[in-house]
RNA sequence: CUUCGGGGCGAGGUGGAAUUCCUCACCGGUGGUUAAAGCCCACGUGCCUUCAGGGUAUUCCUGUAAGGCUGAACCAGUGAAAUUUUGGUGCCGACGGUAAUAGUCCGGAUGAAAGAGG
Repeated sequence: CUUCGGGGCGAGGUGGAAUUCCUCACCGGUGGUUAAAGCCCACGUGCCUUCAGGGUAUUCCUGUAAGGCUGAACCAGUGAAAUUUUGGUGCCGACGGUAAUAGUCCGGAUGAAAGAGG
């Protein structure tokens, strides 16, 4: 310098209205870890405050800036070694939007990053 770099609502129910509620279903970024991880450690992502720049504007936009916050797992088996495998049962999931409450729809995003390759 360049390329890559996030998946998932199918069926039924209620209703004026729901892929948002209820029952079942489905999904799991990156690096590490004696052995393979959504729930072990860390990072990215996301959010808040401040600061700086732009703008008429405290409210909007931007950021190689500073600080803070940021989810969830146990039991049994095997083994030298596994909260990572096998079996079982369980749990978690940003912000804004919506005819009704969203991990799965739409939007910021044809973006950006942890990183991986050339």
The prediction has a mean pLDDT of 85. This is a predicted structure of a 118-nucleotide RNA (FMN riboswitch aptamer (RFN element)) from a marine sediment metagenome. It matches the Rfam family "FMN riboswitch aptamer (RFN element)". Gene Ontology term of the family: FMN binding.